RNA sequence: UUUUUAUCAAGAGAGGUGAAAUGACGGAUCCAGUGAAGCCUUGACAACCGACUGUUAUCAGCACGGUGCCAAUUCAGAAGGAUGAUACUCUGAAGAUGAGAG
Numbered sequence: 001u002u003u004u005u006a007u008c009a010a011g012a013g014a015g016g017u018g019a020a021a022u023g024a025c026g027g028a029u030c031c032a033g034u035g036a037a038g039c040c041u042u043g044a045c046a047a048c049c050g051a052c053u054g055u056u057a058u059c060a061g062c063a064c065g066g067u068g069c070c071a072a073u074u075c076a077g078a079a080g081g082a083u084g085a086u087a088c089u090c091u092g093a094a095g096a097u098g099a100g101a102g
Stems, first nucleotide, its partner, number of pairs: 001102008013042005023029001043070001045068001048066003052061003074094001079091003
């Protein structure tokens, strides 16, 4: 970097440093000097993969290892359908994460 597949309405923050930006994407809007991003320490959440335990076509448990994650539905919208019109209505695109393959 390409591709396959599963999930994406739940869950979970403090301290230090830092200095004005952040939320993938123009714009809107939101968050932010009551201190953003980034970095470090530490903790939590979850349970995708491995390990282990119990069952065994599988499922459940654990949280030891590998990831991930800790404002707002993936913040919403951005394409199409449905509806008189809306809407945590349906589908898709894009994106994120895990696992597999090239």